[in-house]
The RNA shown here (transfer RNA) has 74 nucleotides and comes from a Patescibacteria group bacterium.
The sequence was found in a public genome assembly.
RNA sequence: GUCGGGGUAGCUCAGUCGGUUAGAGCGUAGGACUCAUAAACCUAAGGUCGUGGGUUCGAUCCCCACCCCCGGCA
Numbered sequence: 001g002u003c004g005g006g007g008u009a010g011c012u013c014a015g016u017c018g019g020u021u022a023g024a025g026c027g028u029a030g031g032a033c034u035c036a037u038a039a040a041c042c043u044a045a046g047g048u049c050g051u052g053g054g055u056u057c058g059a060u061c062c063c064c065a066c067c068c069c070c071g072g073c074a
Base pairs, nucleotide, nucleotide: 001073002072003071004070005069006068007067010026011025012024013023019057028044029043030042031041050066051065052064053063054062
């Protein structure tokens, strides 16, 4: 340089062939339990869905450019 895959909660990831409030596990905080702690239980917080533009009534999803990570080829 070129081709392919990926970027979504603090971490690891799912998701929808465009549609009302974007999810799980772990973690964190609180509660309850216990003599106390841990585990298991209940609840909650936490997201400009990489950035910018376009299409559309409507974009995390489609299109374009760019940035970052991984891999193949050269």